Description
Small-subunit ribosomal RNA from an uncultured bacterium, 1387 nucleotides, folded computationally.
RNA sequence: AGAGUUUGAUCCUGGCUCAGGAUGAACGCUAGCGACAGGCCUAACACAUGCAAGUCGAGGGGUAACAGGGAGCUUGCUCCGCUGACGACCGGCGCACGGGUGAGUAACGCGUAUGCAACCUGCCCAUAGGAUCGGGAUAGCCCCCCGAAAGGGGGAUUAACACCGGAUGAGACGCGGGAGCCGCAUGACUCCUUCGUCAAAUGCGAAGCUUAUGGAUGGGCAUGCGUCUGAUUAGCUAGUUGGCGGGGUAACGGCCCACCAAGGCGACGAUCAGUAGGGGUCCUGAGAGGGAGGUCCCCCACAUUGGUACUGAGACACGGACCAAACUCCUACGGGAGGCAGCAGUGAGGAAUAUUGGUCAAUGGGCGAGAGCCUGAACCAGCCAUGUCGCGUGGAGGAAUAAGGAUCUAUGGCUCGUAAACUCCUUUUGCGGGGGGAUAAAGUGCGGGACGUGUCCCGCUUUGCAGGUACCCCGCGAAUAAGCAUCGGCUAACUCCGUGCCAGCAGCCGCGGUAAUACGGAGGAUGCGAGCGUUAUCCGGAUUUAUUGGGUUUAAAGGGUGCGUAGGCGGGGGAUCAAGUCAGUGGUGAAAUGGUGCGGCUCAACCGUAGCAUUGCCGUUGAAACUGGUUCUCUUGAGUGCGAAUGAGGCAGGCGGAAUGUGUUGUGUAGCGGUGAAAUGCUUAGAUAUGACACAGAACACCGAUUGCGAAGGCAGCUUGCUGGGACGCAACUGACGCUGAGGCACGAAAGUGCGGGGAUCGAACAGGAUUAGAUACCCUGGUAGUCCGCACAGUAAACGAUGAUAACUAGCUGUUGGCGAUACACGGUCAGUGGCCAAGGGAAACCGAUAAGUUAUCCACCUGGGGAGUACGUUCGCAAGAAUGAAACUCAAAGGAAUUGACGGGGGCCCGCACAAGCGGAGGAACAUGUGGUUUAAUUCGAUGAUACGCGAGGAACCUUACCCGGGCUUGGAAAUCAGGUUGACGCAGUCAGAGACGGCUGUUCCAGCAAUGGCGACCUGGUAGGUGCUGCAUGGUUGUCGUCAGCUCGUGCCGUGAGGUGUCGGCUUAAGUGCCAUAACGAGCGCAACCCUUGCCGGUAGUUACCAUCAUUAAGUUGGGGACUCUGCCGGGACUGCCACCGCAAGGUGUGAGGAAGGUGGGGAUGACGUCAAAUCAGCACGGCCCUUACGUCCGGGGCGACACACGUGUUACAAUGGGGGGGACAGCGAGCAGCCAUGCGGCGACGCAGAGCCAAUCUACAAACCCUCUCUCAGUUCGGAUCGGAGUCUGCAACCCGACUCCGUGAAGCUGGAUUCGCUAGUAAUCGCGCAUCAGCCAUGGCGCGGUGAAUACGUUCCCGGGCCUUGCACACACCGCCCGUCA
Repeated sequence: AGAGUUUGAUCCUGGCUCAGGAUGAACGCUAGCGACAGGCCUAACACAUGCAAGUCGAGGGGUAACAGGGAGCUUGCUCCGCUGACGACCGGCGCACGGGUGAGUAACGCGUAUGCAACCUGCCCAUAGGAUCGGGAUAGCCCCCCGAAAGGGGGAUUAACACCGGAUGAGACGCGGGAGCCGCAUGACUCCUUCGUCAAAUGCGAAGCUUAUGGAUGGGCAUGCGUCUGAUUAGCUAGUUGGCGGGGUAACGGCCCACCAAGGCGACGAUCAGUAGGGGUCCUGAGAGGGAGGUCCCCCACAUUGGUACUGAGACACGGACCAAACUCCUACGGGAGGCAGCAGUGAGGAAUAUUGGUCAAUGGGCGAGAGCCUGAACCAGCCAUGUCGCGUGGAGGAAUAAGGAUCUAUGGCUCGUAAACUCCUUUUGCGGGGGGAUAAAGUGCGGGACGUGUCCCGCUUUGCAGGUACCCCGCGAAUAAGCAUCGGCUAACUCCGUGCCAGCAGCCGCGGUAAUACGGAGGAUGCGAGCGUUAUCCGGAUUUAUUGGGUUUAAAGGGUGCGUAGGCGGGGGAUCAAGUCAGUGGUGAAAUGGUGCGGCUCAACCGUAGCAUUGCCGUUGAAACUGGUUCUCUUGAGUGCGAAUGAGGCAGGCGGAAUGUGUUGUGUAGCGGUGAAAUGCUUAGAUAUGACACAGAACACCGAUUGCGAAGGCAGCUUGCUGGGACGCAACUGACGCUGAGGCACGAAAGUGCGGGGAUCGAACAGGAUUAGAUACCCUGGUAGUCCGCACAGUAAACGAUGAUAACUAGCUGUUGGCGAUACACGGUCAGUGGCCAAGGGAAACCGAUAAGUUAUCCACCUGGGGAGUACGUUCGCAAGAAUGAAACUCAAAGGAAUUGACGGGGGCCCGCACAAGCGGAGGAACAUGUGGUUUAAUUCGAUGAUACGCGAGGAACCUUACCCGGGCUUGGAAAUCAGGUUGACGCAGUCAGAGACGGCUGUUCCAGCAAUGGCGACCUGGUAGGUGCUGCAUGGUUGUCGUCAGCUCGUGCCGUGAGGUGUCGGCUUAAGUGCCAUAACGAGCGCAACCCUUGCCGGUAGUUACCAUCAUUAAGUUGGGGACUCUGCCGGGACUGCCACCGCAAGGUGUGAGGAAGGUGGGGAUGACGUCAAAUCAGCACGGCCCUUACGUCCGGGGCGACACACGUGUUACAAUGGGGGGGACAGCGAGCAGCCAUGCGGCGACGCAGAGCCAAUCUACAAACCCUCUCUCAGUUCGGAUCGGAGUCUGCAACCCGACUCCGUGAAGCUGGAUUCGCUAGUAAUCGCGCAUCAGCCAUGGCGCGGUGAAUACGUUCCCGGGCCUUGCACACACCGCCCGUCA
């Protein structure tokens, strides 16, 4: 000293929370010792029992008990107060202290400072005096009586330092008289004096008594200042305030009383209500403050509750009295007793707080001459980790870094950990034994001495509870001693397992839904340590109530506006006072506490001592700048006057035209009106429209504006009257007269209310018509209140500039209104207003910026997280509606402001794409093929599911594949690899049996090297290893789809911004393109675009075999010789760049039937896919983390299934026919493939095909291209279209075509006659159409996929609209980002 938490991120505002310290604490876990301190915070609740205040015989009468002595005798009794002593009694002193508690009290109660000229004070001290003569009682004792008791009554007798009377009076008091002197005043003091009143106690002495004065101590009273909360408590007061006179008191006083007056207190908070003992101090804090008042000290109050007095120096009395009340107890029922908030202790209450201890040894108190007695004050001990402080639980060495635990990337590393064991050492503490005498240098008694006769000295004697304690010595032996909390961030400390939004955690944020460092356990670590955590409370952090030290345009917050009371603040000069202020000094601020120095307990805590502080209050002496008071003066603040202007300022009256509606009437005829479209409505009884006349009410077009005026609300036709204001100019007058303004008063839009008018328009409510799923709305037709006027109320608005008023100061530029200067339309003019842009400055930013939100000053108002709520209650106002004032419970961790980047918008601008449009052909209807859903099933394995799944994974499911189902087998196993140990010589092959097969049984045969030991190889057994198409694509790698071949996505440096971020990448033009050019706080760069690559189109060079063949030869045939020209093939080059021309353009570039060229503006096609998005797809292609199965979720075999079938969808094929079908004839490709293959050719078969058989491992061999052309036929029909389905017969592949193959032939000949809503593809060699090839493959369900060539179109005006996308901009309460957010109702 800060940190966490609002957001995708940012800055700010703002609350919540945490880290610190503290406690009379409590609770949980744990616990070795000592010292010091503390210990009912709750029920001022109730209390059993014991103790806590007595003492004096040197005051008295005396003698109940005890002891001694004496006497008597009956020898175990009686008597004698004689002595020590002493119960009860009279008397003295004490009991008013000490101790407890905090109920009451908001008060002169407390604190502080003063005063008493208005007072008292026992015991003590000093000074000056006195003490004389008498008297009568009473308790006790004795006798009697009453009562259960407590207690009471009567009689007789008796004493005192008890009580009473007389005397004396220095003196005191009272009433007077006289003199002096003092004080702010009431008044006081001193001296003289008349009269009246008032003392005493004895005792040998010591001591005591009494009077007076003074002191000391202790009290009483009064006053200034300070002392909690609430105004949703605003008025309170009758002894009340004062006076005069009395009473009372120690004393003043309405303290009390009679009379008189009508005062007193209060917004500077009276009264009332609530709460509370106050202070020194304590905690916290940098301080200012905030909180507290336990222990200790001071003061106060109280003693079961309430009241009262008595005694006394002192009480209205804790352990006294009386009365009343409640409660408890005793009782013989008639009556009595009691008061722990003393110390212990008990019950109760409570989260919670101790022993019915010891001693008067010390300190202190009471009494006493003293010894002494009493003392739960006090000193000690006991209990409690309640706190603070101190000590210990060992120290040094010691590595196979063992075992074990934990963990990891696991042959091993790492950690617990030098930790342990072990060796050496020490002994605080502990145990045992011994020593030890502080607190007592005090005090008592006795004896002696000194002097100043009450002090000191000497000697002897005696006094210790704690305690045989502290402390010291010896011995023994590491021996007797460590826990608690935490480990996601804040906040120091991390892994494994378990769990699976469960159990749970949590101070805030938040963790937990199968890989949790956040739950539970473990290992480890961190923090503190005889304690550690939790809870509660206080301060701090919180500048989050802001005096120090905050704010109010938009975050909470400026009153709607003015006038103005109290109050606060206030211009220049001179003089004076000294209240504030400042300085010196005096008093006080108790002690303790605090801080500093020194010292004592071994240290420390603790304690002692010295001095400081105690920030305060009071007195006194000064100073005079500032504030203030008084006084004199000034003119600039303020006001007055004069002048010429100014304006929708206000009030009242008069007038005007347009429009609207209505009435009458004319013309006129079928509609009008209204809307997105309509309907309700009006209209043939004549509307709407149009003309004339009339009436009514309301509002004032144009001018008109960023205009003007007003305090605000607000004010607009013209005009008259009355009236308010501000500005300017002049400088005649006043001379600070000012500013602000709590309460108060006034004004105050619209709507609303009351009464009375008025009522044209518009128009809540209401009615109808539409819209709609509904439509209590938006739209339409009507329409009441109201809108207008007068009077009265109401008193609120986003009453806004969301910005209170006043004054001063701080660069400019540019409009405009009113005035002034000036000849002027000129001006670095001037004053006041009203706008825009900006410097400085401010601000979280947006923005504000002389009209401040800048810099200052004064005053007022208001704010303190969101919701609850401007609600409830109370009060005030109001006719009401309602307004003003204005909470709490509860709940949340946010709510919010400004700005940023995205995404989004049925916002805007620009642009693109077969996106639409324009076209061509399809799909959707039929049959079939195929995929999917669904259903079914023992199983119909699994995955893919909008675009981006559905002829997809699958480029080949009859078995296999195969993962699914049924059944049968196996378990080191079906395959493979390997280690260790043991056994063994096989494994395998062949044959055969049973079986559906796997598998099993049987028979036969069978190792190598070496002499051997042994080794190799193989099998079997045991142990370790396997295997899994089981799960998780939301743990992953890799790969892929899509946006999208869209033009975007970023970086470095610089600059701007507090920052997120921006700029660059925006703007203009251009492009297919962030392609380029220009401009430019940006300059460059990267990934994308383009280009580079492949292919195709043209040319050239080179090379010609299996290709080619012009020339030459040859043949049935480029067949052969030959050729290297051509085609073609392979390789290498060229070519295209808006290069040239014209026009447009600054340029980039564009346009052109331009030229040239095979090709022209990217020539066509392909490959190539930026940052990223969809937790997109895939764990079943592969790989891989984790989890799961292990005689099974592994694996083998047989069979079945993946091919099911009421349905639904997607993708296709074939068609519905004449641009066609069928028959015959004829022509022209390219890509590719081929030896378990392609197959020429021949023969057989109608054919699939079979048999025989050349060539070809390929530019050599194999292959009919089809549409097309020619010709014949069919003639519009369910057909010579169409071919499904079914029947029969076959062929081929294969172990095997039943489920479940393809093909061939013969026969059968279904639906279907161009397809609803809707929808798909395509912009040129494209669509359409025609065939061919290939992969997979034994065969094939291929109509699929991938390629190839043949024939070969139509259309695009254009970008309004649909879909998708890009850039800029705007709004936003969205950020999981519009499939968002969010409101209400219901569950």
The sequence is in RNAcentral, with records from Greengenes. It matches the Rfam family "Bacterial small subunit ribosomal RNA". Gene Ontology terms of the family: structural constituent of ribosome and ribosome.